[in-house]
RNA sequence: AAAAGGUGGCUAGGGUUCCGGUCUCGCUCAUGGCGGGAUGGCUGGUCCGAGAGCUACCGGCCCGAGUCGGUUCACUGCCGGCACUGGCUCCACGGCGGGACAAAAGCCCGGGAGG
Numbered sequence: 001a002a003a004a005g006g007u008g009g010c011u012a013g014g015g016u017u018c019c020g021g022u023c024u025c026g027c028u029c030a031u032g033g034c035g036g037g038a039u040g041g042c043u044g045g046u047c048c049g050a051g052a053g054c055u056a057c058c059g060g061c062c063c064g065a066g067u068c069g070g071u072u073c074a075c076u077g078c079c080g081g082c083a084c085u086g087g088c089u090c091c092a093c094g095g096c097g098g099g100a101c102a103a104a105a106g107c108c109c110g111g112g113a114g115g
Stems, first nucleotide, its partner, number of pairs: 005058006013048002018045002020042001021039008059089004064084001066082006091111001093114001097109003
């Protein structure tokens, strides 16, 4: 310096746009219904969500032998295409600060700075 792949689902986690909860105010005959405000140190639903979390599929690499084509006088050699069984896809401590969406975060800056 390069590489350490992609996507989906789920989770840790996250806040508060919507739903709901709680409190409060107004309208209404009404404990019902409708509307306004506040509240996420409100369990929740919707939502966001991991490089270093889980999982699935795809991709990549390797061994093997198969098949087709090319090269060659020929070949169990070499090159390329196709599909298949099996294997591998490791390691990874990490701020401050900033960014988006309504907002925040293990999201993005970021396998960053640094160690």
A computed fold for a 115-nucleotide RNA from uncultured Aquabacterium sp., annotated as Guanidine-I riboswitch aptamer. It matches the Rfam family "Guanidine-I riboswitch aptamer". About the family: This family represents a conserved RNA structure found upstream of the ykkC and yxkD genes in Bacillus subtilis and related genes in other bacteria. The source organism's lineage runs through Bacteria, Pseudomonadota, Betaproteobacteria, Sphaerotilaceae and Aquabacterium.